[in-house]
Formats: sequence, C1' cells, structure tokens
RNA sequence: CCAGAGGGCCGGGCGGCCGCCGGCCGCGGCUUUCAGCCGUGGCGGGAGGAAAGUCCGGGCUCCGCAGAGCAACGGUGCCGGGUAACGCCCGGCGGGGGGCGGGCGACCGCCCUUCAGGGACAGUGCAACAGAAAGCAGACCGCGCACCGCUUCGGCGACGCAAGGGCGAAAGGGUGCGGUAAGAGCGCACCGCGAUCCCGGCAACGGGAUCGGCACGGUAAACCCCACCGGGAGCAAGACCGAAUAGGGACGGCAUAGGGGUCGGCUCGGCCCGGUCGUCCGGGUUGGUCGCUUGAGGCCGCGGGCAACCGCGGUCCUAGAGGAAUGGUCGCCCAGUCCCGCACCGCGGGAUGGACAGAACCCGGCUUACAGGCCCUCUGGCGAU
RNA sequence: GACUCCGUAGCUCAGCUGGAUAGAGCAGCGAAUUCCUAAUUCGAAGGUCGGGGGUUCAAGUCCCUCCGGGGUCACCA
Repeated sequence: CCAGAGGGCCGGGCGGCCGCCGGCCGCGGCUUUCAGCCGUGGCGGGAGGAAAGUCCGGGCUCCGCAGAGCAACGGUGCCGGGUAACGCCCGGCGGGGGGCGGGCGACCGCCCUUCAGGGACAGUGCAACAGAAAGCAGACCGCGCACCGCUUCGGCGACGCAAGGGCGAAAGGGUGCGGUAAGAGCGCACCGCGAUCCCGGCAACGGGAUCGGCACGGUAAACCCCACCGGGAGCAAGACCGAAUAGGGACGGCAUAGGGGUCGGCUCGGCCCGGUCGUCCGGGUUGGUCGCUUGAGGCCGCGGGCAACCGCGGUCCUAGAGGAAUGGUCGCCCAGUCCCGCACCGCGGGAUGGACAGAACCCGGCUUACAGGCCCUCUGGCGAU
Repeated sequence: GACUCCGUAGCUCAGCUGGAUAGAGCAGCGAAUUCCUAAUUCGAAGGUCGGGGGUUCAAGUCCCUCCGGGGUCACCA
C1' cells in the first nucleotide's frame, strides 16, 4: 500500500432570503372586568440512530386483592457479576463445527467460530421408510469345524461367533498387540466413560490417584419434573370543568331483606312491577384544562473495576400541539461520480450530487432498514528499511 | 397509538397431538360426445406451504425473526 474479518463513532457544514409549529415579551383594535379574539413586531427553541417493528423489561395511572399464599396458566433456565428491571449486557466454564500440528491408531493439543447450554436411573410418549434386528436387542450375507452326529473324507447338520460386509439419522465402547477352530474385555496397554477420594476454584468446572471390563443410546423449541419470576389493563390509562340527549327499549345475573299488585281458603309458594349490576340496541357530544416532559438525563474530568458498569466533582437544559410543524430556495465549502484542458505521482475548470427514514406519556434493551465517511484491532499478500 | 387474528394451486378451503408422493371443490388445458356450443364423461398439468434462520434423523405442523393483510377501541347519560 492492497484485500478480508470484527468492533466503535459520525451520518453533511456555514451563511442570506421566504415560510411552518409551539413559547416568552411588547404595540394597536374589539368585547362590560378577569381574560379572550383579531392584526402586527421583537427574542430565543424545534426529530433519530434507528423516532420503525411493538419482541422483552420498567416508571406512571386506574381496577382488583388488600392476610399472604396454594392451585391453574404463561415465561425464564451452565456459573459469577452488572442493572430500577429484563429473555439485555460483561467476564468465565462446558459442548458443537472448521483449520493447523502431534500420535501406528483410538484420540490429544492450539487457534478461529458458534450455542434457547437445568433434568433422559421420577414417570409417560415418539422414532416413518429401509433393515434379520430399533430400546434391555438381533443374525441376511459371512467366519469356524476344537467338541457331538453323518460322511463318498471334499464337506454337511447341529453347535459356536459377531471380526468383516450390508440397512439406517441411530446397531449396546474404541485403537493397538496378544489370544483362538473362528471369535469376543477373553487378557494386557492406551484412549474414552462411570464411581470413590484428594487438590485448585465463590461457582459452573478443571486436575490427579485408585477402582470398575463397560452396565447407563437419542428426543424435553413432546408431555412432564425441578428452581426462579409474573395480579389485570393500558395515556384512546386517568383527573377536573363545560355542553347536549329519551337515564327510552331488549336480554341475563344478584338480592330475595323489605315495598306494591295478582293467583289459590290460610301458612307459604309462583308470576309481574319496582331495586342493583352487566351486555346489546337506540340517543347525545366529537369542547377546554391537567397528565406532558428535569430524567434510572446528556457532556467533561478524576478515581475503582479485566469488562459490563459504579462513585465523586463540575457544567448544560435540548420539541412537546392538533391527526399533528421542523420545509423551500440561493451562495460557498466537504466527501463521491463523470467530462475537458494542462500535463504526468498532481493541478485548474465545468456538470452532477448525500442513504434509511419522521417524535405523539416517558425511559432501558433487542431486532430490522441504511448512500457514504472516519478511527482501532486482527489475519493474509506485496514492497522498502 | 394500543391490543388481537390470519397467510397452503388462479379462487375458496382441508391437512388432527411432526413421518416422508401436500389433498378436495370450482376455474383453466387436452380428448370423447354434438352439425356447432353448453352440459356431461375421461385424462393430465398446476404448490419457493408468505420470506429467512434454528430445534429434530425428519418441519406445512414446534421455536425465533422479518414481510403482507384483516379486525377491535373515545367520552356522556
């Protein structure tokens, strides 16, 4: 210098003119005052990293319970830390995949990457097709005649075996050596696995020793078990003021304690009206104020921590309306692209030109969209010293 | 703005607790029948299961995420 990967940041700048939204301070006019309306002037403010999807977690408000829980339902799930909280973030542990190296080999080590990563000896379920056999097994091809029987002495039956082949996503440890009729943890060594003990670590887990011949397969983003978390709704929540209308009709629940009517002779019971609550139909209003933006807030410095983050000090105030504004144009500059000329690392001139997108109660995350630019780290290649 | 449901052939829908070739009706196409058409009969074709990723031996079905479409809602009495 070029290429690739990962992470972080910015996401056009300055000025003039004309507008838009809301705030404060004036002036003039109108209405009887408070105050409001209309016109006009000045000052300062006006989108984002995602404002988005609404996928999680909170604040706030109302309802419910107010004695907290159990059950049900939903969610989360290695360990430790951060946080108001989280399914988020940081650090670690373990597993999977790829590459490189070592070993005869099974395997082991290192690097990169990825993981919704509790439990499969609590129980139930599922595994099509293929295959001989699919959950406590099995013998299709195959291997073998040591023992038994037959024999035409080649073998065959019975029997033994599971090494090799084949099926499958998956076939009940693996490699090497020995052993055997053939084989087999049958024996040994190593690797893996399990149990016990010791050591290290807060822990997940790791390391070592001894023992076990291997018994214990997969699936819980299947039911389930264990641990933990969650009351429900959402600013169209909710509070106040004002206006208008028929508190009219239908159905259902509650209470039947009391009231009125009616039926039957009474006790008492049935029905209807009235009470209260809910749903639907029908009716009215589509007004104002608050909630409403200063907050787990931003920036800078110092300190603690591997980091996420936390503490202290200083400094700043930065949209808050309604279906709802933040735009247009001109000049210069900044990247980028194209053309022309000079001419050779470049300079000058001209043209073009900046994505995704748009606050609606407010925060913390995640996910998705995004022209272009800057910085840092790592890997590979080329060149120079 | 908030909440909620759906997406399978051109259209309307099945596909139940995952199981291997994804079905049905209508429409469209070809053939038969008819002088011709309709109706009828026979046949064949037609699917990224809205897109992507994951779990699993295996996904239309289970989980996550994105895209598209639909529905509901205020106050008063």